[in-house]
């Protein structure tokens, strides 16, 4: 310079155009003499940003950042 892939909760990631989840972490409460474990509930996202299709967009499209790879 040119190609591929990824970016979605604190941390690993799910999510085929219709309500954003799930585990782990946290914070309460239940249990327990008491702590761990278990068992319940909650709080936590401007879904990388900007356009654009579309009644509707995490999710097509197109431009930008940042990240891994890869060809030169």
């Nucleotide at each position: 310079g040119c190609c591929u892939c990824a970016a979605u909760a604190g941390c690993u990631c799910a999510g085929c155009g219709g309500u954003a989840g799930a585990g782990c972490g946290u914070u309460c409460g239940c249990c327990u003499u008491g702590u761990a474990a278990g068992c319940g509930a909650a709080a936590g996202g401007u879904c990388a940003g900007g356009a654009g299709u579309u009644c509707a967009a995490a999710u097509c499209u197109c431009c930008u950042u940042u990240g891994a790879g890869g060809c030169u």

A computed fold for a 72-nucleotide RNA from a Candidatus Undinarchaeales archaeon, annotated as transfer RNA. It matches the Rfam family "tRNA". About the family: Transfer RNA (tRNA) molecules are approximately 80 nucleotides in length. The family's RNA type in Rfam is transfer RNA. The RNAcentral record of the sequence draws on ENA.